[in-house]
């Protein structure tokens, strides 16, 4: 230098162009317990990497950029 893949809450991951963007862990509050752990319930937390484009509608499709991983030279 070229190619491929990935980028979504603090972390790990879902989501067929139409969902209120969801699940687990973590966090907070409560229930339970003599108390702690475990368990149960509720809550909190997201400019979907950035910028543009297509579309009535984009996490999803297209382009560029950035970062990471792998391959080729």
């Nucleotide at each position: 230098g070229c190619c491929a893949u990935a980028u979504u809450g603090g972390c790990g991951c879902a989501a067929u162009g139409g969902a209120c963007a969801g699940c687990g862990c973590a966090g907070u509050g409560g229930a339970u317990u003599u108390g702690u752990a475990a368990u149960c319930c509720a809550c909190c937390g997201g400019u979907u990497a950035u910028c543009g484009g297509u579309u009535c509608a984009a996490u999803u499709c297209c382009g560029a950029u950035a970062u990471a991983u792998g391959g080729c030279u």
A computed fold for a 73-nucleotide RNA from a Clostridia bacterium, annotated as transfer RNA. RNAcentral holds the sequence, with entries from ENA. Rfam family: tRNA. The family's RNA type in Rfam is transfer RNA. Its mean pLDDT, the model's own confidence on a scale to 100, is 80.